The RNA shown here (FMN riboswitch aptamer (RFN element)) has 145 nucleotides and comes from Nocardioides thalensis. Its Rfam family is "FMN riboswitch aptamer (RFN element)". Its family is annotated with FMN binding in the Gene Ontology. The organism belongs to Nocardioides, within Bacteria. The sequence is in RNAcentral, with records from Rfam. The model forms 97% of the base pairs in the Rfam consensus.
[in-house]
RNA sequence: UCGCGUGCUCUGGGGUCGGUGAAACUCCGAGCCGGCGGUGACUGAACGAAGUUCAGAAGUCCGCGACCCGGCCACAGCCAGUGGCCGGUUGACCAGGUGGGAAUCCUGGACCGACGGUCAAAGUCCGGAUGGGAAGCGCACGCAC
Numbered sequence: 001u002c003g004c005g006u007g008c009u010c011u012g013g014g015g016u017c018g019g020u021g022a023a024a025c026u027c028c029g030a031g032c033c034g035g036c037g038g039u040g041a042c043u044g045a046a047c048g049a050a051g052u053u054c055a056g057a058a059g060u061c062c063g064c065g066a067c068c069c070g071g072c073c074a075c076a077g078c079c080a081g082u083g084g085c086c087g088g089u090u091g092a093c094c095a096g097g098u099g100g101g102a103a104u105c106c107u108g109g110a111c112c113g114a115c116g117g118u119c120a121a122a123g124u125c126c127g128g129a130u131g132g133g134a135a136g137c138g139c140a141c142g143c144a145c
Base pairs, nucleotide, nucleotide: 003143004142005141006140007139008138010136016030017029018028019027032123033113034112035064036063037062038061042056043055044054045053046052047051059111060110068088069087070086071085072084073083074082075081093109094108095107096106097105115127116126117125
């Protein structure tokens, strides 16, 4: 220096105004929010140019996780429960423009958002959750070169 392994750490934003009503941060109208990795014709910076390097850049393109469902195993006399492993499920985009090329750029208009709870239906309130958490950044240790 590059690669691999193990452990640890980190890891989500948003209910504002008005209306109806006995009651709504849940309905209606207008606003508000957008996790992680990849891709990326865009943007910025550095270097004299070509160009190179670095940083940023997609909610709706590809994938990941949480939630939910199932199977097996462990703890337990059984149930319940907890944990581990494996599998399944898992939202939403069009039109126009530019161009050699657009799923990513520009313009316009749309659309989406687990489960349980609630005087009334929730992306935003409360709860499981001081939880879990893949990939990834960082740190430590080990191995290889």